This is a predicted structure of a 75-nucleotide RNA (transfer RNA) from a Dehalococcoidia bacterium. The RNAcentral record of the sequence draws on ENA. NCBI's taxonomy places the organism under Bacteria, Bacillati, Chloroflexota, Dehalococcoidia. Rfam family: tRNA. Gene Ontology term of the family: triplet codon-amino acid adaptor activity. By type it is a transfer RNA.
RNA sequence: GCCCGGAUGGCGCAACGGUAGCGCAACCGACUUGUAAUCGGUAGGUUAGGGGUUCGACUCCCCUUCUGGGCUCCA
Numbered sequence: 001g002c003c004c005g006g007a008u009g010g011c012g013c014a015a016c017g018g019u020a021g022c023g024c025a026a027c028c029g030a031c032u033u034g035u036a037a038u039c040g041g042u043a044g045g046u047u048a049g050g051g052g053u054u055c056g057a058c059u060c061c062c063c064u065u066c067u068g069g070g071c072u073c074c075a
Base pairs, nucleotide, nucleotide: 001071002070003069004068005067006066007065010024011023012022013021018055026042027041028040029039030038048064049063050062051061052060
């Protein structure tokens, strides 16, 4: 330099045009003499950044950043 993938709550991941969800963690409650476990609930997201297409974008297109892998050239 070229090719392929990834970036979404604190963490691990889904959703691939039509309400952004699940698990763990956190918090509150129930249960318990108390804690853990279990059960119920609550809160938490500029979907890496910018632009475009669209009635509508996490999703499609372009640029950039970061990151994982592969290939090649020069020194």